[in-house]
Context: one part of a larger RNA
RNA sequence: UGACGGGGGCCCGCACAAGCAGUGGAGCAUGUGGUUCAAUUCGAUGCAACGCGAAGAACCUUACCUGGGUUUGAAAGGCUCUGUAAACCGGUGAAAGCCGGCUAGUGUAGCAAUACACGCGGAGUACAGGUGCUGCAUGGCUGUCGUCAGCUCGUGCCGUGAGGUGUUAGGUUAAGUCCUGCAACGAGCGCAACCCCUGCACUUAGUUGCCAUCAGGUAAUGCUGGGCACUCUAAGUGGACUGCCUACGCAAGUAGUGAGGAAGGUGGGGAUGACGUCAAGUCCUCAUGGCCCUUACACCCAGGGCCACACACGUGCUACAAUGGAUGGUACAAAGGGUUGCCAAGCCGCAAGGUGGAGCCAAUCCCAAAAAACCAUCCUCAGUUCGGAUUGGGGUCUGCAACUCGACCCCAUGAAGCUGGAAUUGCUAGUAAUCGCGUAUCAGCACGACGCGGUGAAUACGUUCCCGGGCCUUGUACA
Numbered sequence: 001u002g003a004c005g006g007g008g009g010c011c012c013g014c015a016c017a018a019g020c021a022g023u024g025g026a027g028c029a030u031g032u033g034g035u036u037c038a039a040u041u042c043g044a045u046g047c048a049a050c051g052c053g054a055a056g057a058a059c060c061u062u063a064c065c066u067g068g069g070u071u072u073g074a075a076a077g078g079c080u081c082u083g084u085a086a087a088c089c090g091g092u093g094a095a096a097g098c099c100g101g102c103u104a105g106u107g108u109a110g111c112a113a114u115a116c117a118c119g120c121g122g123a124g125u126a127c128a129g130g131u132g133c134u135g136c137a138u139g140g141c142u143g144u145c146g147u148c149a150g151c152u153c154g155u156g157c158c159g160u161g162a163g164g165u166g167u168u169a170g171g172u173u174a175a176g177u178c179c180u181g182c183a184a185c186g187a188g189c190g191c192a193a194c195c196c197c198u199g200c201a202c203u204u205a206g207u208u209g210c211c212a213u214c215a216g217g218u219a220a221u222g223c224u225g226g227g228c229a230c231u232c233u234a235a236g237u238g239g240a241c242u243g244c245c246u247a248c249g250c251a252a253g254u255a256g257u258g259a260g261g262a263a264g265g266u267g268g269g270g271a272u273g274a275c276g277u278c279a280a281g282u283c284c285u286c287a288u289g290g291c292c293c294u295u296a297c298a299c300c301c302a303g304g305g306c307c308a309c310a311c312a313c314g315u316g317c318u319a320c321a322a323u324g325g326a327u328g329g330u331a332c333a334a335a336g337g338g339u340u341g342c343c344a345a346g347c348c349g350c351a352a353g354g355u356g357g358a359g360c361c362a363a364u365c366c367c368a369a370a371a372a373a374c375c376a377u378c379c380u381c382a383g384u385u386c387g388g389a390u391u392g393g394g395g396u397c398u399g400c401a402a403c404u405c406g407a408c409c410c411c412a413u414g415a416a417g418c419u420g421g422a423a424u425u426g427c428u429a430g431u432a433a434u435c436g437c438g439u440a441u442c443a444g445c446a447c448g449a450c451g452c453g454g455u456g457a458a459u460a461c462g463u464u465c466c467c468g469g470g471c472c473u474u475g476u477a478c479a
Base pairs, nucleotide, nucleotide: 001479002478003476004475005474007473008472009471010470011469012468013467015463016462019427020426021425022424023423026318027317028316029315030314031313032312033311034309035308042053043052064304065303066302067301068300069299070298073127078125079124080123081122082121083120084119088101089100090099091098092097105118106117107116108115109114129293130292132291133290134289138287139286140282141281142280143278145276150189151188152187153186154185155184156165157164158163169180170179171178195270196269197268198267200238201237202236203235204234205233206232209228214225215224216223241264244258245256246255247254248253320420324379325378326377327376328375329374336367337366338365341360342359346355347354348353386417391412392411393410394409395408396407397406433455434454435453436452437451438450439449
């Protein structure tokens, strides 16, 4: 100087407390451990691994296993020699491949032979190739402490020196934020602001919106003429600064059922992550040193595996019901996507779906039905009209192909489960809870992820305690 303390002081955080909803019990989905296996590819392992890499394993992917094959190689470019093909046909085969047949390359120069170039093939040679090892050789990227308020420098001063001072102190703040003081005076990286979305208004603009206004028309609809008033869209501008008032204070600032205001003291949300820590993670995104393989640890193909199952754990979904279930009716979104695409009306089918073909390169058409809510009726507390696992049968769709191993529909079957031990998680407001919708990946496949809106709470006395963090101080046999 740090680090640590079941030392002290001050302060903060859904850290506790106060609340709400969960997890832990059940079934299923998914990841992991373990076990099994020819293989169940590899990595990630307290917080910070475990719906993680994987935003999508039937083949492919694929890195694993078994078997069949290739050896200048699947792809790249260089040199030497040599040929002129490819396509097509046949045999063999699971395919890859192997064997055989047939054979007319193109261009330039030239009458031609031929030469050169391009393309393709063969032989050879340096080489290719490796998701092989080392993340403890590395770059890059990322997680974490933590959006915590810290981390430093120049000059000066103090100290023999390590180092200190500044950065401590008194206040204040979300903040090393600001004020006052001070052997310090300044400065940098962080904080804040500048950026984006959202909340208000105005301006500009009008193939969305509007009977607002005028006219026409329909069974009905901005449907038509017409118009940008309003809504909206998307570009710009304004607006909030403790600016004003009162109280306290030297100031910074704090308090107020204060005024005004759409918004008030950072308005709400996002992006943004200092010096560093964990030899944290990644050599399987990529790049790369070293090491290793080179008729194999490379490459091609078929099938299998990554989907196994006594068990254990994590994360979710669905429930155990009446604030509910069922049937019928009837409203109201936002944000997205669409030409190898989204697919309307109509018709067929109980349905998944089929047929059909209108429109749309989309504020114009389509996906598209929002769901919970609301209205009416039934069920009356039961393992049930709760719950839907499992299994049998029949189908639909995608795709060479759904056996291992897809999703969905219909009929039948109807398991566990009556609110969950110890323990443990999230959340402070348009939040939790609850309800549906969309997108990426994608032929097909979502209970996951990322977004979107609808309905919409309870509680916070407080900081003694648990956890984590910041500042000062103290002890130390630790560095």
Molecule: small-subunit ribosomal RNA, 3' major domain
Organism: Chlorobiaceae bacterium